Source information: A computed fold for a 75-nucleotide RNA from a Candidatus Micrarchaeota archaeon, annotated as transfer RNA. Its Rfam family is "tRNA". About the family: Transfer RNA (tRNA) molecules are approximately 80 nucleotides in length. By type it is a transfer RNA.
[in-house]
RNA sequence: GGCCCCGUAGCCUAGCCUGGAUAGGGCGUCGGCCUUCUAAGCCGAAGGUCGGGGGUUCGAAUCCCCCCGGGGCCG
Numbered sequence: 001g002g003c004c005c006c007g008u009a010g011c012c013u014a015g016c017c018u019g020g021a022u023a024g025g026g027c028g029u030c031g032g033c034c035u036u037c038u039a040a041g042c043c044g045a046a047g048g049u050c051g052g053g054g055g056u057u058c059g060a061a062u063c064c065c066c067c068c069g070g071g072g073c074c075g
Base pairs, nucleotide, nucleotide: 001074002073003072004071005070006069007068010027011026012025013024020058029045030044031043032042033041051067052066053065054064055063
């Protein structure tokens, strides 16, 4: 230098190929119920510019371009 894969909440992950309108789940955190107390269990809540920027579109996590970070292969 060329090619491929990955990046979504504190952590992990689904959705991306086939754009549809409120981004879902698990763990963790906080509050409540329960319990003599704790754990477990049950209920509820907060937390996301979907790596960044631009473009296409009525509409983008999803399509296109550039860049950043991580990993791999080739030279």